[in-house]
Context: one part of a larger RNA
RNA sequence: CGCUGGCGGCGUGCGUAACACAUGCAAGUCGAACGAAGCAGAAGGAUGCUUGCAUCUUUUUGACUGAGUGGCGGACGGGUGAGUAACGUGUGGAGAACCUACCUUACACAGGGGGAUAACGGCUGGAAACGGCUGCUAAUACCGCAUAAGCAUACAGCUUCGCAUGAAGCCGUGUGAAAAGAAGUAUCGGUGUAAGAUGGCUCCGCAUCUGAUUAGCUAGUUGGUGAGGUAAUGGCUCACCAAGGCAACGAUCAGUAGCCGGCCUGAGAGGGCGACCGGCCACAUUGGGACUGAGACACGGCCCAGACUCCUACGGGAGGCAGCAGUAGGGAAUCUUCGGCAAUGGGCGAAAGCCUGACCGAGCAACGCCGCGUGAAUGAAGAAGGCCUUCGGGUUGUAAAAUUCUGUUAUAAGGGAAGAAAGGUGAUAGGAGGAAAUGACUAUCAAUUGACGGUACCUUAUGAGAAAGCCACGGCUAACUACGUGCCAGCAGCCGCGGUAAUACGUAGGUGGCAAGCGUUAUCC
Numbered sequence: 001c002g003c004u005g006g007c008g009g010c011g012u013g014c015g016u017a018a019c020a021c022a023u024g025c026a027a028g029u030c031g032a033a034c035g036a037a038g039c040a041g042a043a044g045g046a047u048g049c050u051u052g053c054a055u056c057u058u059u060u061u062g063a064c065u066g067a068g069u070g071g072c073g074g075a076c077g078g079g080u081g082a083g084u085a086a087c088g089u090g091u092g093g094a095g096a097a098c099c100u101a102c103c104u105u106a107c108a109c110a111g112g113g114g115g116a117u118a119a120c121g122g123c124u125g126g127a128a129a130c131g132g133c134u135g136c137u138a139a140u141a142c143c144g145c146a147u148a149a150g151c152a153u154a155c156a157g158c159u160u161c162g163c164a165u166g167a168a169g170c171c172g173u174g175u176g177a178a179a180a181g182a183a184g185u186a187u188c189g190g191u192g193u194a195a196g197a198u199g200g201c202u203c204c205g206c207a208u209c210u211g212a213u214u215a216g217c218u219a220g221u222u223g224g225u226g227a228g229g230u231a232a233u234g235g236c237u238c239a240c241c242a243a244g245g246c247a248a249c250g251a252u253c254a255g256u257a258g259c260c261g262g263c264c265u266g267a268g269a270g271g272g273c274g275a276c277c278g279g280c281c282a283c284a285u286u287g288g289g290a291c292u293g294a295g296a297c298a299c300g301g302c303c304c305a306g307a308c309u310c311c312u313a314c315g316g317g318a319g320g321c322a323g324c325a326g327u328a329g330g331g332a333a334u335c336u337u338c339g340g341c342a343a344u345g346g347g348c349g350a351a352a353g354c355c356u357g358a359c360c361g362a363g364c365a366a367c368g369c370c371g372c373g374u375g376a377a378u379g380a381a382g383a384a385g386g387c388c389u390u391c392g393g394g395u396u397g398u399a400a401a402a403u404u405c406u407g408u409u410a411u412a413a414g415g416g417a418a419g420a421a422a423g424g425u426g427a428u429a430g431g432a433g434g435a436a437a438u439g440a441c442u443a444u445c446a447a448u449u450g451a452c453g454g455u456a457c458c459u460u461a462u463g464a465g466a467a468a469g470c471c472a473c474g475g476c477u478a479a480c481u482a483c484g485u486g487c488c489a490g491c492a493g494c495c496g497c498g499g500u501a502a503u504a505c506g507u508a509g510g511u512g513g514c515a516a517g518c519g520u521u522a523u524c525c
Stems, first nucleotide, its partner, number of pairs: 001519003006372006012365002014330001020327002023325003028072003033069002037065002039062011079283003088208008098200002103196007111145001113143002120135006151176005157170005181188002209255003216246003221243008258280004262273004285306005308319004336362001338361003344358001345356004375405004385396004409466001410462006419452001423448001425446006469514005474495003480509005490497002
C1' cells in the first nucleotide's frame, strides 16, 4: 500500500522540515523573615440623633486578599539529536591539583551599633512597554565595630612519612574574616571549623566508522622561566627565551555519525541497528557574552548582534513549543487543544497546604506481541444446488438441514473493588528532658482522603442468535480440474509460461496455507 476486520490485556505511535507556530496550560512557594494597604469579625470611644442604626476613630483578631522587600527553588524534572570522530562515550585508574546548597555527626559561638530602600504618598514623562524626581518606613535585606576555640595568610622552627612535585602534625609571632531572628516555652532557624554522605570537576592507559583518487600538517604551534586567571592542574592567557611538536602503527584533510547498557539476526564466530526503557554527552530561533548563585555561561533568566513574526499614536516596543496538547507545512507515514494530583516522585512551607502537561489514568490507531471468540454433540435419503464425468458415477460432504445442548464473548439488569497508607483531626496511654504544666515524641483506637470508575470483577436473564477473511495451487513450495483466451490479453522472486485441448493468463469448482488478519513493497541478519 491492497483486500478484510468481533473482543480483551500489555506495550508502542513525526524515522521527513534542529521548518514556522494561533490558543491554553507546563515553577512556584513561604504571613512561623518584613512593613504597609484592603477585607471581614469583636470590643471601646466620639458625633448625628429616628434610641438602635449611620459616620468617624482607637485597640485587637484572622487557615482572608493580591502587590512589594526578603528567603529557598526556577542548574531538578520534561524535550530533542542539530553539532561532535572528541578524553565525547565505554572501561580501568589518578587527584600529594579540586569544589559541593539542602542532609547527617562533632565541637565552638551569636555581643553591641548604624545608614538606607521598595512598597506607600505627592509631582511628572510615555500610545504602550516602561519610567523620572521628591517625601516616609521595616526586616532573617545591607554595612561598620567587638569576640576567634578553630580557620585563612606571611615568616621562622620541630617531628613523622612518601612513588617525584611533596604530604601530615605540632609550636611561636604578625595580619584578616562571623552571626538573625521567628515563635512563645517547645521547636525551627543563623555563624565558624572539622568529618561524612551526595553530586560534580580535572588528568591518564586502552577501545571507538569510511576514504591515500587526502602525504605532509603545525607560530600559542612544542618546550622552558616568570606572571595572571581558575574551585583546581595546564599555553588556559600574557611577556620573554629556545626551536620544537605530530605523521605510513595513517598526521592533516574530506565524508558520515551523538556514545553506551542494549535490540535484531545467527549454532557460534560474526553482521546490522542504537526506536521505547536506563546511564553519559550536547543543544534550546542563529551567533556571541557575561551577571546572579553552592551549582548555569542558564529551554519557559539578562545583555548585544542577525534573520523572522507581531503591536505602534512612527517616537518606540514585544516574541521564541527540540515541554503537554494542538495548527500550518514537508512527507509513503505517526494520536486528544482529555481527566486528576487519588498514588509515586519533586519544589516551597513548622504544618495545614499550594504548585507540578513529571507522573498516574482515560481517548485515538490491528502499529506490535499475547489471549479469547465467531459455537458443541448427534446427524446418510450420503438431500437439493454447484462442479466434474468414461453418463455408470464422483466430489463439495457430517458439510448443510434436522435433533439435543452450551452461553465464553455479546446485550440487559443488579451488586461492586484492590490500588489508601501516611498526613492532619479527635480520644486514650506512655514518657527522655523539664521545678512543674503544656507541648514535641512514641504506641493504640476512631472517623476522613480514588482521577481511573459504577471501571475491573461477580451474579441473574435473553438467545446460535451479532462476529472470517486473505493469499496461493508449473518447479523451488504444501495444494488440480473445467471453461474462456490464442505470443493476444496477461503472469513473473528465479527458472520461465501464453502462437487452439495452458495444472503457469482470466473465471468457476475443488484443494493447500495462514487467520482478525492475509498478501505486497522497503530495509536488516
Background:
A computed fold for a 525-nucleotide part of an RNA from an uncultured bacterium, annotated as small-subunit ribosomal RNA, 5' domain. Model confidence (mean pLDDT): 82 of 100.